Two RNAs folded together computationally: RNase P RNA and transfer RNA, 477 nucleotides in total.
Model confidence (mean pLDDT): 76 of 100.
Rfam match: Bacterial RNase P class A. The family's RNA type in Rfam is ribozyme.
RNA sequence: UGCGUCGGCUGGAUGAUCGCGAGACAGGUCCGCGAGGAUGCUGCUCGAGGAAAGUCCGGGCUCCGGAGGGUAGGCUGCCAGGUAAUGCCUGGGCGUGCGACAGUGGAGUUGCACUGUCGUGCGACGGAAAGUGCCACAGAAAAUACACCGCCGACGGCCGGCGUUCGCGUCGGAUCGGGCAAGGGUGAAAAGGUGCGGUAAGAGCGCACCGCGUCACCGGUAACGGUGACGGCAGGGUAAACCCCAGCUGGAGCAAGGCCAAAUAAGCGACGAGGAACGACCCGUUCCGAUCAAGACGUCGCGGGUAGGCUGCUGGAGCGUGCAGGUGACUGUACGCCGAGAGGAAUGAUCAUCCAUCACGUUCGCGUGAUGACAAAACCCGGCUUACAGGCCGGCGCGCAUC
RNA sequence: GCGCCCGUAGCUCAGUUGGAUAGAGCGCGUGCCUCCGGAGCACGAGGUCGCAGGUUCGAAUCCUGCCGGGCGCA
Numbered sequence: 001u002g003c004g005u006c007g008g009c010u011g012g013a014u015g016a017u018c019g020c021g022a023g024a025c026a027g028g029u030c031c032g033c034g035a036g037g038a039u040g041c042u043g044c045u046c047g048a049g050g051a052a053a054g055u056c057c058g059g060g061c062u063c064c065g066g067a068g069g070g071u072a073g074g075c076u077g078c079c080a081g082g083u084a085a086u087g088c089c090u091g092g093g094c095g096u097g098c099g100a101c102a103g104u105g106g107a108g109u110u111g112c113a114c115u116g117u118c119g120u121g122c123g124a125c126g127g128a129a130a131g132u133g134c135c136a137c138a139g140a141a142a143a144u145a146c147a148c149c150g151c152c153g154a155c156g157g158c159c160g161g162c163g164u165u166c167g168c169g170u171c172g173g174a175u176c177g178g179g180c181a182a183g184g185g186u187g188a189a190a191a192g193g194u195g196c197g198g199u200a201a202g203a204g205c206g207c208a209c210c211g212c213g214u215c216a217c218c219g220g221u222a223a224c225g226g227u228g229a230c231g232g233c234a235g236g237g238u239a240a241a242c243c244c245c246a247g248c249u250g251g252a253g254c255a256a257g258g259c260c261a262a263a264u265a266a267g268c269g270a271c272g273a274g275g276a277a278c279g280a281c282c283c284g285u286u287c288c289g290a291u292c293a294a295g296a297c298g299u300c301g302c303g304g305g306u307a308g309g310c311u312g313c314u315g316g317a318g319c320g321u322g323c324a325g326g327u328g329a330c331u332g333u334a335c336g337c338c339g340a341g342a343g344g345a346a347u348g349a350u351c352a353u354c355c356a357u358c359a360c361g362u363u364c365g366c367g368u369g370a371u372g373a374c375a376a377a378a379c380c381c382g383g384c385u386u387a388c389a390g391g392c393c394g395g396c397g398c399g400c401a402u403c
Numbered sequence: 404g405c406g407c408c409c410g411u412a413g414c415u416c417a418g419u420u421g422g423a424u425a426g427a428g429c430g431c432g433u434g435c436c437u438c439c440g441g442a443g444c445a446c447g448a449g450g451u452c453g454c455a456g457g458u459u460c461g462a463a464u465c466c467u468g469c470c471g472g473g474c475g476c477a
Base pairs, nucleotide, nucleotide: 001399002398003397004396005395006394007393008392009391010390012354013353014352015351016350017349018348020047021046022045023044025043026042027041028039029038030037031036049374053385054384056383057382058381059380060379061253062252063251064250073249074248075247076246077245078092079091080090081089082088093125094123095122096121097120098119099118100117101116102115103114104113105112126244127243131242132241133238134237135236148184149183150180151179152178155177156176157175158173159172160171161170162169163168192210193209194208195207196206197205211233212231213230214229215228216227217226218225219224257311258310259309260308267302268301269300270299271298272297279292280291318337319336320335321334322333323332324331325330355372356371357370358369359368360367361366404476405475406474407473408472409471410470413429414428415427416426422460431447432446433445434444435443453469454468455467456466457465
């Protein structure tokens, strides 16, 4: 210096004009005796984001449920810490991939294998000796292990040769019973691995190292790590299969909720007017009749509640800077700052100068033209995820150049 | 705001207690049949299973995140 990758920051700048939304600080106008109220007419002030998005998690706030507990359901899952809380973040542990270095083994050399340290990326990372299920095809066998090819001939028979004191001995065969699981083969996965011994052949059968399990001690808050002893292996994978264990979890959502409250209709009450039908009661029933009560109509009032209005509503787990504590996430403290609150919903357009990129032209000074990512609040926060042109900063790796 | 469902061939749909070549009907192409066309018969082509990542020996199917579409409630 270029490229790649990872992490962080930023997300065009300034000015003018016009337009849109909000605000009642000043002026104007209107209402009111006044206190004051209304009005965006003028001035003035403010007017999207890092993701405002997806609505995937977690909280605040509000209402419902008298309080508490449990079941079901749902979610989470190494440990510790941070936090209002989280499935988020930070630190650590373990596993795993890559790179560098060191050691050991091996080797003609390189490659390579194992172990350790450092750096870096990734990990839905509780439990498979609680139980159940599943593991196609291939293969002998897929979880109560088993024997296709193969290996063996120690043991009991059989067959054959030789010897025989006729009891048997010995040699050979792999024919039967049998022994084995090393090697081959199948598969994603084959019942600890490597080496030496051992054996008829083999085998944790024995031993050493590694792995594994149990116990003890030591270090660590813990996850876990280290050392030693014992055990010859305790028995594959799958829990993003059921399940078990531990932890968390009441439901609804600002259209939550609170306040004010028109018109019309129904209801209730009072008054006025009116005194007809229906109803109740007297009655065994029906009719007639009498009594009680009183609607329809009008005026006024009442409570519920709709339209509508106000509120909730934006000053907050807030932002910036400094200091202090902490490895860090973060916390505490001092000072300063105020940054939309709108109704289906404003935040836009043009011009000038500059910035960035691209194209063309160039007298290499520059000129002309085009473009300016993703996307936009709707009660408010903390996260995650997804989208994103260009620019800036830092770490790492590689290449080139120079010393 | 809250909740649920769907996406498989050009079209309409099966397959979703994981198992290896993902099927069916219509449509399309070729051949046969016919004087020709249709119908019929035979054969064939056509698939990133919406996308990406993961779990698993193995994913259309299970899990997570996106994209698109639809429905319900207040």